[in-house]
């Protein structure tokens, strides 16, 4: 830089010791332990890879889409590899629509975050 998800889901521990939720604002969250490193656990299904089931491209074979390979695609199943991630929708916000209305819903960006490439 392109692309896809971001409303679900999961924490104790031990050392450290005052901040921390990206940015500004709000709001929260914290000596009942912020942060950070470490052990451990766990979520979750992006890439790989695994496993049912469907198309389908060529191939071979048959009397015949009759058997069968192969590869590719969608789907499912598990979670070994390979990342992440485990307070609050991405904690909220601008813009449009709904509305009596700052609320609530709904849509759309910004800006961030994670895989892939």
């Nucleotide at each position: 830089c392109u692309u896809a998800u971001c409303a679900a889901g999961a924490g104790u521990g031990g050392c450290u010791g005052a901040g921390g939720g990206a940015a500004c604002g709000g709001c929260c969250c914290u000596g009942u332990g912020a942060u950070g490193c470490c052990a451990c656990g766990g979520c979750a299904a992006c890439c790989u890879g695994u496993c049912c089931g469907c198309g389908c491209c060529u191939c071979c074979u048959u009397a015949a889409a009759u058997g069968g390979a192969c590869a590719c695609g969608c789907c499912u199943u598990c979670a070994a590899g390979g990342u992440g991630c485990c307070a609050a929708u991405u904690c909220c916000g601008g813009c449009g629509g709904u509305g009596a209305u700052u609320a609530u819903c709904c849509g759309c960006a910004a800006a961030g975050a994670u895989g892939a490439g």
SAM riboswitch aptamer (S box leader) from a bovine gut metagenome, 117 nucleotides, folded computationally. Its Rfam family is "SAM riboswitch aptamer (S box leader)". From the family's description: The SAM riboswitch is found upstream of a number of genes which code for proteins involved in methionine or cysteine biosynthesis in Gram-positive bacteria. The same sequence occurs in records of 2 taxa. The coordinates come from a structure-prediction model, not an experiment, and the mean pLDDT is 79.